Predicted 3D model of a 103-nucleotide RNA (Glycine riboswitch aptamer) from a Hyphomicrobiales bacterium.
């Protein structure tokens, strides 16, 4: 020279489920109570398996189940957040610096 992982930043795509009642506004996509719903900001929650502990069994270091301790998520729980549209949106495309590396 040549690829290039993460992480950042731009830009596109991007579901669900009420335009709910009532009241009070600064009339704003506000704010306060209720009632019903949604999961894909965020959070939380823990499964086999490793790992340790005492016990038990017996072929003598192996096995059992018990506690414990790590351990994931488009599972789950709805704290939060959301239920026309706008704003947000997991995650996915392109493109840009940077370069863990890689030949």
């Nucleotide at each position: 020279g040549c690829c290039g992982a993460a992480c950042a930043a731009u830009c596109u795509g991007g579901a669900g489920a009420g335009u709910g009642a009532c009241g009070c506004u600064u009339c704003g996509a506000g704010c306060g109570u209720c009632c019903a719903c949604c999961g894909a900001a965020g959070g939380g929650g823990a499964a086999a398996g490793c790992c340790g502990a005492a016990g038990c069994g017996c072929a003598g270091g192996c096995g059992c189940g018990u506690c414990g301790g790590u351990c994931a998520a488009g599972c789950u729980c709805u704290c939060a957040g959301g239920u026309a549209a706008a704003c947000a949106g997991a995650c996915a495309g392109a493109u840009u610096u940077u370069g863990g590396g890689g030949a």
Rfam family: Glycine riboswitch aptamer. About the family: This family represents the bacterial glycine riboswitch. Glycine riboswitches usually consist of two metabolite-binding aptamers domains with similar structures in tandem. The aptamers cooperatively bind glycine to regulate the expression of downstream genes. In Bacillus subtilis, this riboswitch is found upstream of the gcvT operon which controls glycine degradation.